[in-house]
Molecule: SAH (S-adenosyl-L-homocysteine) riboswitch aptamer
Organism: Oceanospirillum sediminis
RNA sequence: CAGGCUGAGGGGCGCUGCAACGGAGUUUAUUCCGCUACGCUCAGCCAGGUGCCAAUUAAUUUGCAAGGGCGCCCAUUCACC
Repeated sequence: CAGGCUGAGGGGCGCUGCAACGGAGUUUAUUCCGCUACGCUCAGCCAGGUGCCAAUUAAUUUGCAAGGGCGCCCAUUCACC
C1' cells in the first nucleotide's frame, strides 16, 4: 500500500437509482431489465506486495471519533419555556 474475514459506529419506514452484481442483447464497448443508499470510517485477525536498517520504535497512563442522496418516525442527551 491494497485484499479477505470479524466487530463497532443507537434504530426503523418510504422514495430515487450512480457504481458494483445478475440476466438478455450487441455495433466490441453501446443498450435494456432486475437488484441496489454502510459501496464509508475505525479497530482486531489472516495472508501478501513494496520500502527502510533504526525510526516518535516499545511500554505505561489518560482520553476518544468523523461521515453516510431526499423525506419522515422512534430512541438517547442537552438547553429553554